Annotation
A computed fold for a 132-nucleotide RNA from a Deltaproteobacteria bacterium, annotated as c-di-AMP riboswitch aptamer (ydaO/yuaA leader). It was read from a public genome assembly, where an Rfam model found it. Its Rfam family is "c-di-AMP riboswitch aptamer (ydaO/yuaA leader)". Rfam links the family to the GO terms cyclic-di-AMP binding and regulation of gene expression. Taxonomically the source falls in Myxococcia (Bacteria, Pseudomonadati, Myxococcota). The coordinates come from a structure-prediction model, not an experiment, and the mean pLDDT is 81.
RNA sequence: CCCGCCAGAUCGCCUAAUCCUGCUUGGCAGGAACGGGGGACCCAAAUUCGGGGCGUAUCACCGCUCAGGUGUAGGGCAACCUCUUCGGCCCGAGCCCGCCAGCUAACCUCGUAGGCGUCGAAGGGGGAGAAA
Numbered sequence: 001c002c003c004g005c006c007a008g009a010u011c012g013c014c015u016a017a018u019c020c021u022g023c024u025u026g027g028c029a030g031g032a033a034c035g036g037g038g039g040a041c042c043c044a045a046a047u048u049c050g051g052g053g054c055g056u057a058u059c060a061c062c063g064c065u066c067a068g069g070u071g072u073a074g075g076g077c078a079a080c081c082u083c084u085u086c087g088g089c090c091c092g093a094g095c096c097c098g099c100c101a102g103c104u105a106a107c108c109u110c111g112u113a114g115g116c117g118u119c120g121a122a123g124g125g126g127g128a129g130a131a132a
Stems, first nucleotide, its partner, number of pairs: 011117004018032006033112006043102001050100001051097004059071004074091004080126008
């Protein structure tokens, strides 16, 4: 100096997933912020192949229908921020409503989980610092 493994969090990443307060310290309550859903007129659309919603997570093919496999719309791969291009890697899940939901002012309502410490190269823009 390089590679691999384990543990950790001052600090950070993905994400709506964060912050504050109170309490009986039990995770509960309240608030802020952020992100969803429902819900008129007007407009739009048209009714079982049921339909719809959260989410990047959809679609096609193979398989025996299942398990599964291949690809794919799409999402992620930070080190001051951001954008573009090329190559590479990973994911491409899960769940809910129950015949009902287009848009939608007022209004109503729900969520704040989980997973991590992460590729390389070239270029554009912005910001910061130092020296003269």